[in-house]
Molecule: c-di-AMP riboswitch aptamer (ydaO/yuaA leader)
Organism: Cohnella herbarum
C1' cells in the first nucleotide's frame, strides 16, 4: 500500500542480525528442519603498553539504555530528571516527538598479533522544513 477478513506480495523502520548453495520436509501461495559458505556483529586470548594495592563492598560481559534527586509501605514500587540512542531514499541543518529497557557469565578475562570460539533473534509501520544528491513505479 493491496484485501471484507486470513493468509500472502510490495514499500520500509528499530537492530550484528542480511544472503548464497546442497539435503530432507511440506504449502493454494508460502515456508519449515540439518549442513556448508558469504556479510555483518560479539567473545576468549602475547609481546609492548596501562595498571599496581585489587581481590564479598565480588568482579566482568552484551546493549543507546548509565547516573542523580525525591516520595514511599524504605521490600517491591513510583515521579522528575539525565549521560547516551532513535524518527522512513541518502547527507547535513533546524524545530517536534520518541527510548533511557532488559539479560548473561559464575568466582573469572586490562589491552593484545597469531589462534580459538559464539550470534546472525525479536519486535514493528513513517514528523514538518531546508539545501544538495539519487532511486522507484505509472502514463505517453
Nucleotide at each position: 500500500a493491496g484485501u471484507a477478513a486470513c493468509c500472502c506480495u510490495a514499500a520500509g523502520c528499530u537492530u550484528a542480525g542480511u544472503u548464497u548453495c546442497c539435503g530432507g520436509c511440506a504449502u493454494u501461495a508460502g515456508g519449515c528442519c540439518g549442513g556448508a559458505g558469504a556479510g555483518c556483529g560479539g567473545g576468549g586470548g602475547a609481546a609492548c603498553c596501562a595498571g599496581u594495592u585489587u581481590u564479598c563492598u565480588g568482579g566482568g560481559g552484551c546493549g543507546a539504555a548509565u547516573c542523580a534527586u525525591u516520595c514511599u509501605a524504605c521490600g517491591c514500587g513510583a515521579a522528575u530528571g539525565u549521560a547516551g540512542g532513535g524518527a522512513a531514499c541518502c547527507a547535513u541543518c533546524u524545530a517536534u516527538c520518541c527510548c533511557g529497557a532488559g539479560u548473561c557469565c559464575g568466582u573469572c578475562a586490562g589491552c593484545u598479533a597469531a589462534c580459538c570460539u559464539c550470534g546472525u533473534c525479536a519486535g514493528c509501520u513513517u514528523u514538518g522544513g531546508a539545501u544538495g544528491g539519487g532511486u522507484c513505479g505509472g502514463a505517453u